[in-house]
Molecule: transfer RNA
Organism: Candidatus Aenigmatarchaeota archaeon
RNA sequence: GGGCUCGUAGCAUAGUCUGGAUAAUGCGCCUGGCUUCGGACCAGGAGAUCGGGGGUUCGAAUCCCUCCGGGCUCA
Numbered sequence: 001g002g003g004c005u006c007g008u009a010g011c012a013u014a015g016u017c018u019g020g021a022u023a024a025u026g027c028g029c030c031u032g033g034c035u036u037c038g039g040a041c042c043a044g045g046a047g048a049u050c051g052g053g054g055g056u057u058c059g060a061a062u063c064c065c066u067c068c069g070g071g072c073u074c075a
Stems, first nucleotide, its partner, number of pairs: 001074007010027004020058001029045005051067005
C1' cells in the first nucleotide's frame, strides 16, 4: 500500500442484510420495599442524537462518500 471486518448507555451484546417513526436485553448504577446490617429477592427510575463529518430520502443506527480507531489477511 491492497482486501475483509468491527465501532450502538459504565461494561457485554441485539437491531443493520430488507430504511418506518418511542433504539432493546443482561450486568452495573440510583430510589424504595424486605433484612438487625448487608447480600439475594421484589417494585420503580436515570443513562446512548448508534466512532466523527458530509450526502441521498418524506424519513437513516441501517443506504452512499470520506476520515478516525481496533482486529484479521495479502504483498